[in-house]
Record summary
The part of an RNA shown here (small-subunit ribosomal RNA, 3' major domain) has 471 nucleotides and comes from an uncultured bacterium. The full RNA is in RNAcentral, with records from SILVA.
Context: one part of a larger RNA
RNA sequence: UGACGGGGGCCCGCACAAGCGGAGGAACAUGUGGUUUAAUUCGAUGAUACGCGAGGAACCUUACCUGGGCUCGAACGCCCACCGACGGCACCGGAGACGGUGCUCUCCAGCGAUGGCGGUGGGCGAGGUGCUGCAUGGUUGUCGUCAGCUCGUGCCGUGAGGUGUCGGGUUAAGUCCCGCAACGAGCGCAACCCCUGCUUCCAGUUACCAUCAUUUAGUUGGGGACUCUGGAAGGACCGCUGCGGUAACAACGCAGAGGAAGAUGGGGACGACGUCAAGUCAUCAUGGUCCUUAUGUCCGGGGCUACACACGUGCUACAAUGGUAGUUACAGAGGGAAGCGAAGCUGCGAGGUGGAGCGAAUCUCAUAAAAGCUGCCACAGUUCGGAUUGAGGUCUGCAACUCGACCUCAUGAAGUCGGAAUCGCUAGUAAUCGCGCAACAUCAUGGCGCGGUGAAUACGUUCCCGGGCCU
Numbered sequence: 001u002g003a004c005g006g007g008g009g010c011c012c013g014c015a016c017a018a019g020c021g022g023a024g025g026a027a028c029a030u031g032u033g034g035u036u037u038a039a040u041u042c043g044a045u046g047a048u049a050c051g052c053g054a055g056g057a058a059c060c061u062u063a064c065c066u067g068g069g070c071u072c073g074a075a076c077g078c079c080c081a082c083c084g085a086c087g088g089c090a091c092c093g094g095a096g097a098c099g100g101u102g103c104u105c106u107c108c109a110g111c112g113a114u115g116g117c118g119g120u121g122g123g124c125g126a127g128g129u130g131c132u133g134c135a136u137g138g139u140u141g142u143c144g145u146c147a148g149c150u151c152g153u154g155c156c157g158u159g160a161g162g163u164g165u166c167g168g169g170u171u172a173a174g175u176c177c178c179g180c181a182a183c184g185a186g187c188g189c190a191a192c193c194c195c196u197g198c199u200u201c202c203a204g205u206u207a208c209c210a211u212c213a214u215u216u217a218g219u220u221g222g223g224g225a226c227u228c229u230g231g232a233a234g235g236a237c238c239g240c241u242g243c244g245g246u247a248a249c250a251a252c253g254c255a256g257a258g259g260a261a262g263a264u265g266g267g268g269a270c271g272a273c274g275u276c277a278a279g280u281c282a283u284c285a286u287g288g289u290c291c292u293u294a295u296g297u298c299c300g301g302g303g304c305u306a307c308a309c310a311c312g313u314g315c316u317a318c319a320a321u322g323g324u325a326g327u328u329a330c331a332g333a334g335g336g337a338a339g340c341g342a343a344g345c346u347g348c349g350a351g352g353u354g355g356a357g358c359g360a361a362u363c364u365c366a367u368a369a370a371a372g373c374u375g376c377c378a379c380a381g382u383u384c385g386g387a388u389u390g391a392g393g394u395c396u397g398c399a400a401c402u403c404g405a406c407c408u409c410a411u412g413a414a415g416u417c418g419g420a421a422u423c424g425c426u427a428g429u430a431a432u433c434g435c436g437c438a439a440c441a442u443c444a445u446g447g448c449g450c451g452g453u454g455a456a457u458a459c460g461u462u463c464c465c466g467g468g469c470c471u
Stems, first nucleotide, its partner, number of pairs: 007471007015461002019425004026316001028314006034307002042053002064302007076125009087104007107116003127291002130289003136285002138280003141276001143274001148187006154163003166179004193268004199236001208224002212222001240262001243256001245254002318418001322377007334365003339358002344353003384415001389410007431453007
């Protein structure tokens, strides 16, 4: 000077408390450990690994295993020698890679040499998801969106160093005010950026429909711009503790008015100096090192999907605030051309057929679902629950056996609210309900978004956890 203390003081945070809902018990999905295996490719491992890399393993992917092949090589640069244009089609062997055969066409630039392109042989390079993240770049997690971390000059101290950064108030904040041997400054905080909420203006289609007519019906057609809603682009206004009261005449706190909005309005992006030799050589790049008829490379099949078990994250439930049948409503945000695919017809259904329209405020995916209304069920392992299994199908795709999703009929396990211990959340939040997107031929209970319905509680800071300041 730091760090630490079951030392002290002050102060924060869903940290506790007050509440609401979970997980831990069941079935299933998924990841991991373990075990098994020819292989179950590799990485990630307290918080900060475990629905993580993977934003999608049937082949491919794929790195693993087994078997069959290749060795200037699957791709690429340069050079030497020889041969031939290249290419296209078909057949044979084979699991394919590959090997072999036949037919066809026989080129361009250049007078030529030669070059382009392909093959064979040779050489220098190649290639490696091999190793080292403790050699590295880049990038990421974390403490932590915590309020800190420093510098110049001056002053103090023999010096390490201190002061400033401390004290009294105050703040979300080293935020601001006052005091002070300090005076200033930088990186952080805040603001500048984006979305959302409000007002005004421009414009009038693909959106809108108040008035006017029109129509069997739907803004369908006409029409309307000083109706309302609302998209795009741009600009302006508003909120600043501005106003009044209180306070140390300060900063600020509290209450109030006006207002669509009130005290950083709500949310996002944004992450200081540094910490963990934290993660990543398998995104990529890269030093060193190792392999070079193999640790490279091509192909068929298998594996990554195994299963006495253990853990994490989820989904569905155990029911009546429910299940089921019928019926009536109301979104937002997105996607669409090798695409989205309407109406109609057809099938119980997954789907099939069909092909209008649409590169989309026009067409389409696309009926939102919870909710409301009506009927049945009457507390039961049930009209709860849906695992598992049998049979028959649909779709994608060369191909669903290992190993896809979905549909119909049948089957109908466990489960009656979960021990110790434990997690999330303070408002349009939790809870609950559906919809969309990325990747993607197909495949979602995951991820990322969107809206609908919409709570309870916070006395307080003694205690648990993490953090800040002073001592």